The RNA shown here (c-di-GMP-I riboswitch aptamer) has 90 nucleotides and comes from a Deltaproteobacteria bacterium. Model confidence (mean pLDDT): 86 of 100. Lineage of the source: Bacteria > Pseudomonadati > Myxococcota > Myxococcia.
Formats: sequence, C1' cells, structure tokens
RNA sequence: CUCCGACAAGAGCAAACCCGGGGCAACCCGGGGACGCAGAGCCAAGGAUCCUGAAUUACUGGUUUUUUUCAGGACAGCCUGGCCGCCGAA
Repeated sequence: CUCCGACAAGAGCAAACCCGGGGCAACCCGGGGACGCAGAGCCAAGGAUCCUGAAUUACUGGUUUUUUUCAGGACAGCCUGGCCGCCGAA
C1' cells in the first nucleotide's frame, strides 16, 4: 500500500414517529428521537421505485383506474457504478 472486517479501540451517522418550516407533490431543511448502519460519507452516470404534467391504450361512457410513451422532478438507508475515508485482529 492492497485485500479483508473483529463480542477490538476511538469517533461518526441516524429509521419510524412527533414538532416547526419549504414544496402542487414525491420529498427536503431544522429540533427532538433511535430502527439500524463498516462506509446509513459524497456523486443522479445506468437501472428500479415514487411525484407532477401531456399524449396514448383498454373498459359501456367518463373525472378515476389500466397499458405504453415523452418531458420535468424526487430518491444515495433500493441496486449497479464512480470518488474520497477512521482503525487495524484473524
């Protein structure tokens, strides 16, 4: 240095839910709170999932629902991928 990940050590993050705020929404921010996490650090590049709008298909008609497509958005604690990183047992 690389691989690897201990009933090691020091440190860290923080689900659900609640309160306040932002957003049409998904969701995000702050505080509380801990289900958990060897990267639950950062990145939206490829998928998945979710939201908004438009078109399309199916249904007896149609707001709705359903099929498919496009545009915009969300999500890294869904997966793949990239970058950086604490410790050092087997």